A computed fold for an 81-nucleotide RNA from Candidatus Oleimmundimicrobium americanum, annotated as c-di-GMP-I riboswitch aptamer. The organism belongs to Candidatus Oleimmundimicrobium, within Bacteria. Rfam family: c-di-GMP-I riboswitch aptamer. Rfam describes the family as follows. GEMM was predicted in a large-scale screen for bacterial structured RNA regulatory elements. It was read from a public genome assembly, where an Rfam model found it. The coordinates come from a structure-prediction model, not an experiment, and the mean pLDDT is 87.
RNA sequence: UCUCGAUAAAGGCAAACUCAUCGUAAGAUGAGGACGCAAAACUACGGACCCCGUAAAACAUGGGGUGGCCGGGUUACCGAA
Repeated sequence: UCUCGAUAAAGGCAAACUCAUCGUAAGAUGAGGACGCAAAACUACGGACCCCGUAAAACAUGGGGUGGCCGGGUUACCGAA
């Protein structure tokens, strides 16, 4: 350094829910709050799911969302086996 992840150490993030705001919606932001997380840090490239529109309907297609659905990419604390 890479891989790996401990009954280690220092920490970090924050699900559901509540309040306020934005949004047609999915959902997002802030505060409270902790289900959990070794990348639960960042990133919509691929898949999947969710919302809106078009289409008689479906396949499809355009836009949006979810990174705490999975994979990929980038970066990062510690150092037992």